[in-house]
Context: one part of a larger RNA
RNA sequence: CACCGCCCGUCAAGUGAUGGGAGUUGGUUUCACCCGAAGGCGGGGCGCUAACCUAGCAAUAGGAGGCAGCCGACCACGGUGGGAUCAGCGACUGGCACUAAGUCGUAACAAGGUAGCCGUAGGGGAACCUGCGGCUGGAUCACCUCCUU
Numbered sequence: 001c002a003c004c005g006c007c008c009g010u011c012a013a014g015u016g017a018u019g020g021g022a023g024u025u026g027g028u029u030u031c032a033c034c035c036g037a038a039g040g041c042g043g044g045g046c047g048c049u050a051a052c053c054u055a056g057c058a059a060u061a062g063g064a065g066g067c068a069g070c071c072g073a074c075c076a077c078g079g080u081g082g083g084a085u086c087a088g089c090g091a092c093u094g095g096c097a098c099u100a101a102g103u104c105g106u107a108a109c110a111a112g113g114u115a116g117c118c119g120u121a122g123g124g125g126a127a128c129c130u131g132c133g134g135c136u137g138g139a140u141c142a143c144c145u146c147c148u149u
Base pairs, nucleotide, nucleotide: 003112005109008105009104011102013099014098015097016096018094019093020092023089024088025087026086027085028084029083030082031081032080033079034078039074041072042071043070047067048066049065052063053062054061055060115136116135117134118133119132120131121130122129123128
């Protein structure tokens, strides 16, 4: 490359990340309860017991001490239920971004062919349309006021 311009949204295709999502999988952590191995500790020891003590000539008896089983609190692992948090997956669903030449229209930019925009309500394949209120960041014509030359 200057209206044979610019440009908006739906729809269709591809790619990327992302929100919601019945749920589901795993990690970390926390609370309540249940269970409670080994271990040392405490208790208790009716069973067992060579050394020490006592008695006895002796056999042996008694005592101290020790051992086992037993009881208790502590407690690892484990179990049940609840909470917090992180990550993965998840039918379906919402928009977003990007991608030379797809579809439908033509909303905006000139008075863009109904001036545009803002707020709000309703409506509509889509850009949008309509109502009400507001703004000029509206063109044109006429008049008024002010400023500059």